[in-house]
RNA sequence: CGAGCCGGGCGGACGGCCGCGUCAAGAUCUCCGAUCUUGCCGAGGAACGUCCGGGCUCCACACGGCAGGGUGGUGGGUAACGCCCACCCGGGGUGACCCGCGGGACAGUGCCACAGAAAACAGACCGCCGGGGACUUCGGUCUCCGGUAAGGGUGAAACGGUGGUGUAAGAGACCACCAGCGUCCGAGGUGACUCGGACGGCUAGGUAAACCCCACCCGGAGCAAGGUCAAGAGGGGCCCAUCGGCUGAUGGCCCUGCGCGGACGACCGAGGGCUGCCCGCCCGAGUCCGCGGGUGGACCGCACGAGGCCGGCGGCAACGCCGGCCCUAGAUGGAUGGCCGUCUCCCCGGCCGCCGCGAGGCGACCGGGCGACAGAACCCGGCGUACAGCCCGACUCGUCUG
Numbered sequence: 001c002g003a004g005c006c007g008g009g010c011g012g013a014c015g016g017c018c019g020c021g022u023c024a025a026g027a028u029c030u031c032c033g034a035u036c037u038u039g040c041c042g043a044g045g046a047a048c049g050u051c052c053g054g055g056c057u058c059c060a061c062a063c064g065g066c067a068g069g070g071u072g073g074u075g076g077g078u079a080a081c082g083c084c085c086a087c088c089c090g091g092g093g094u095g096a097c098c099c100g101c102g103g104g105a106c107a108g109u110g111c112c113a114c115a116g117a118a119a120a121c122a123g124a125c126c127g128c129c130g131g132g133g134a135c136u137u138c139g140g141u142c143u144c145c146g147g148u149a150a151g152g153g154u155g156a157a158a159c160g161g162u163g164g165u166g167u168a169a170g171a172g173a174c175c176a177c178c179a180g181c182g183u184c185c186g187a188g189g190u191g192a193c194u195c196g197g198a199c200g201g202c203u204a205g206g207u208a209a210a211c212c213c214c215a216c217c218c219g220g221a222g223c224a225a226g227g228u229c230a231a232g233a234g235g236g237g238c239c240c241a242u243c244g245g246c247u248g249a250u251g252g253c254c255c256u257g258c259g260c261g262g263a264c265g266a267c268c269g270a271g272g273g274c275u276g277c278c279c280g281c282c283c284g285a286g287u288c289c290g291c292g293g294g295u296g297g298a299c300c301g302c303a304c305g306a307g308g309c310c311g312g313c314g315g316c317a318a319c320g321c322c323g324g325c326c327c328u329a330g331a332u333g334g335a336u337g338g339c340c341g342u343c344u345c346c347c348c349g350g351c352c353g354c355c356g357c358g359a360g361g362c363g364a365c366c367g368g369g370c371g372a373c374a375g376a377a378c379c380c381g382g383c384g385u386a387c388a389g390c391c392c393g394a395c396u397c398g399u400c401u402g
Stems, first nucleotide, its partner, number of pairs: 001398004006393005012343007020042002023039007044373001048384002051382005056222004064278003068218005073087005088102001089100004103213002108211002110207003125152002127148009160178006179203001181200008226300004234256004239252005258292007271283004307326008346369005352363004
């Protein structure tokens, strides 16, 4: 210098004019609100996906079972997780590094197309060997029986590999070495596992990201959760006021809460809840259907958090502990925007200067071009996806120079 691989970060600035939202203070007014002035603050690394885990709310005082769902090497981190860190094993890469639906095929059931003799304790297509018969140009040919799976062929995969002994020809039939598997022992490691040794039968396909088995985990619904207030047609109260007189009307206030019809039910329990079912338990005097009518409003939840930043200590790390500082949107047809100007970052081309022993590097000027993905709506921890253009750092490989 080039290429690669891993991690972290930015993704605009300034000025002018006009215009927004919450909150706070002040002022004015026609005052249950409106207007003006000032001040603090005002979208993201993903706010996207809605894929996981939680906080929170309600069911609910709550056991158990089935179904259903999730995860799957070991050890840690975390509120938790399917996340993160470290390691183990397997695979890829020269390497830095990257990938893994990582328990079980001897519980069972499936599947392995085509090709091939045969795809699971399978199998003889071409072959090899022995015996019988027939023919013969004496080289051999054909057929039957038996042995064989070492050689060739098919395939992704064919019942271990290499070399020998042995045999009629072969074969783990036997032997040596190796791989795999099993048993035992030793060493290291928290562990998954790793290394070494001894012995043994010779070798028991693949697929569970097929069904399944095993181990562990899981109540449900969700901020449109869940609360408070107001309004309302009708009814009740004579409490207050007014009018009238044989008890009524109007207004205010309070309580309740729509009207008509029907079915079932009230402890011999209708209906409802435990948000899939069962069991069991609980609530319960009203529940449901049809027709007609009223309302669709205001507020809370709603931002102090498993919070952010800085430093120190511990730890390989994820992360934890301690100390200090900070408060950073809360809208509800839904706010932070529009216009103008000057730049900056970056890219391409041209041209010049400086630094260096060198390979090379830095900077100025001129012309042209460009500016991404994308917007809170209860909040948080992750993962996945998108992103114009850049910056920083570690490491690997290659080349060049001193």